Background
Model confidence (mean pLDDT): 77 of 100. The RNA shown here (Bacterial RNase P class A) has 381 nucleotides and comes from a Frankiales bacterium. The sequence was found by an Rfam model in a public genome assembly.
[in-house]
RNA sequence: CGAGUCGGUCGGACGGUCGCGGCACCCUCCAGGUGUCGAGGAAAGUCCGGGCUCCACAGGGCAGGGUGGUCGCUAACAGCGACCCGGGGUGACCCGCGGGAAAGUGCCACAGAGAACAGACCGCCUCCCUUCGGGGAGGUAAGGGUGAAACGGUGCGGCAAGAGCGCACCAGCGCCCGGGGUGACCCGGGCGGCUAGGCAAACCCCACCCGGAGCAAGGUCAAGAGGAGCCCUUCGGGGCUCUGCGCAGGCGCUCGAGGACGGCCCGUCCGAGCCUGCGGGUAGACCGCACGAGGCCACUGGCAACAGUGGUCCUAGAUGGAUGACCGUCGGCUCGGCUUCGGCCGAGCGACAGAACCCGGCUUACAGACCGACUCGUCCC
Numbered sequence: 001c002g003a004g005u006c007g008g009u010c011g012g013a014c015g016g017u018c019g020c021g022g023c024a025c026c027c028u029c030c031a032g033g034u035g036u037c038g039a040g041g042a043a044a045g046u047c048c049g050g051g052c053u054c055c056a057c058a059g060g061g062c063a064g065g066g067u068g069g070u071c072g073c074u075a076a077c078a079g080c081g082a083c084c085c086g087g088g089g090u091g092a093c094c095c096g097c098g099g100g101a102a103a104g105u106g107c108c109a110c111a112g113a114g115a116a117c118a119g120a121c122c123g124c125c126u127c128c129c130u131u132c133g134g135g136g137a138g139g140u141a142a143g144g145g146u147g148a149a150a151c152g153g154u155g156c157g158g159c160a161a162g163a164g165c166g167c168a169c170c171a172g173c174g175c176c177c178g179g180g181g182u183g184a185c186c187c188g189g190g191c192g193g194c195u196a197g198g199c200a201a202a203c204c205c206c207a208c209c210c211g212g213a214g215c216a217a218g219g220u221c222a223a224g225a226g227g228a229g230c231c232c233u234u235c236g237g238g239g240c241u242c243u244g245c246g247c248a249g250g251c252g253c254u255c256g257a258g259g260a261c262g263g264c265c266c267g268u269c270c271g272a273g274c275c276u277g278c279g280g281g282u283a284g285a286c287c288g289c290a291c292g293a294g295g296c297c298a299c300u301g302g303c304a305a306c307a308g309u310g311g312u313c314c315u316a317g318a319u320g321g322a323u324g325a326c327c328g329u330c331g332g333c334u335c336g337g338c339u340u341c342g343g344c345c346g347a348g349c350g351a352c353a354g355a356a357c358c359c360g361g362c363u364u365a366c367a368g369a370c371c372g373a374c375u376c377g378u379c380c381c
Stems, first nucleotide, its partner, number of pairs: 001377010012330007020038007040352001044363002047361005052214004059266004064210005069083005084098001085096004099205002104203002106199003121144002123140007152170006171195001173192008218287004226243007245279007258270004294313008332349007
């Protein structure tokens, strides 16, 4: 210098005008004014996991769902780190829906004769027949053909032709022994029968894990139609207190409806209300709710994920749902023109998207800019 691999950061800056939401202050209140704060790396998809809240806490069996190399990390995970195995790349590195297919059952499209206790279409060999073109019976998986896949590979022997039929070596599998590693697994040696196809995101088996509903969770206050009682009344009505609506139908009140224990069964507990239809009312405020497994920096331990200690910071909170629009200057990129190669002028572009209880992940979208580590190739010293 060229070609790459991996990881990370940013996502215009400043000023002005108008506008919006939260909070504090001024104003008796409203309105208004001043000050201050006001989206993201993904706030997104809502795909996993957890916190938090309510219900339940009496369990057992059977079903059901999830996860799946190993060891760690974590509040937890389908996440992350390191390693193992398999595959790809010269390499940095990348990919893997990675337990079990010699427990069982099932499936393997098309093509092909045959697709899993194999199989005879062509070919080869033996025998028989023949009108000499061939036909029939049997053997044969070495050769051809089909296919994603055809039931180990090479060589020698053997045979009518062949074949693990026999032997040697190799590959693979199982068992045993020794060594290394926490482990997945790796290395070495011996024995065996000669061979065992793939699919478990097919059923299934094994190991481990799993209550339900969700901030419209949930809580507090207010209001409320109707009813009952009391008081006042000009007899139209009005006020106060309590309760929290009315009507109809069905089922049930210990012979127990219904509810809870995620589903079913058993069992346990609560239990006087429950279900359906029609009509009517309120549909407001506050809490939850912004300090949290929190961000940043340093040190220590660890290969790392991460953990510990110390310091420092506080940074949106709407509820028809704020966070916007325009202008100017500077800066970035692209194009065109000019150039004294330093630049100057003009035009255009500037993404994806947008909180709604919070957090950890994953995935997806993204104009453009920047940084770091590493690899390969070429050249020079």
Rfam family: Bacterial RNase P class A. By type it is a ribozyme.